[in-house]
RNA sequence: UGGUAGAGGCGCGGUGUUUAAGAGUAUCCCGGCACAAAUGGGCAACAGACCAUCGGGAGAAAGGGAACACUGCCGAAGCACAAAAGCAUUGUUGGGCUUUUAUGCUGGGGUGUUACAAAAUAUGUAACACACUGUCACAGGUGUGAAGCGCUAUCAU
Numbered sequence: 001u002g003g004u005a006g007a008g009g010c011g012c013g014g015u016g017u018u019u020a021a022g023a024g025u026a027u028c029c030c031g032g033c034a035c036a037a038a039u040g041g042g043c044a045a046c047a048g049a050c051c052a053u054c055g056g057g058a059g060a061a062a063g064g065g066a067a068c069a070c071u072g073c074c075g076a077a078g079c080a081c082a083a084a085a086g087c088a089u090u091g092u093u094g095g096g097c098u099u100u101u102a103u104g105c106u107g108g109g110g111u112g113u114u115a116c117a118a119a120a121u122a123u124g125u126a127a128c129a130c131a132c133u134g135u136c137a138c139a140g141g142u143g144u145g146a147a148g149c150g151c152u153a154u155c156a157u
Stems, first nucleotide, its partner, number of pairs: 001156006009074001011073009027058005039047002077106004082101006107133002110130008135146005
């Protein structure tokens, strides 16, 4: 220097099944008023004769969550920005999703605060703080520091 195999632990992803919530919501059907400085709505935005509000009936889904099973793994993976291609919608822009490439950050999980997303007090992401934990280095019975392009073992040169 290159190859191979490993370790960190509430370890990181993917797929499928079941399921709570979403929600008695959206939407549909029947009835039935309302022509407006009225009514509904949350201050607003806004809504309605293409029938709002109201009464009755029927009644979802997506993303995200939980459990179980299978499976790929230890920059596992996640995030930010940029580019390219594709997908859905549209008249266009913008935004959304998937894949790939480049750059940068993060060892790992946890708790809390803030912000955003979300129906949500679930959850996710980011920043900060706090301890915990693994590795190595330097000091010496306990501390300090660093970062995964790291560390350990092993083979070859």

A computed fold for a 157-nucleotide RNA from a soil metagenome, annotated as Lysine riboswitch aptamer.
The RNAcentral record of the sequence draws on MGnify.
Model confidence (mean pLDDT): 78 of 100.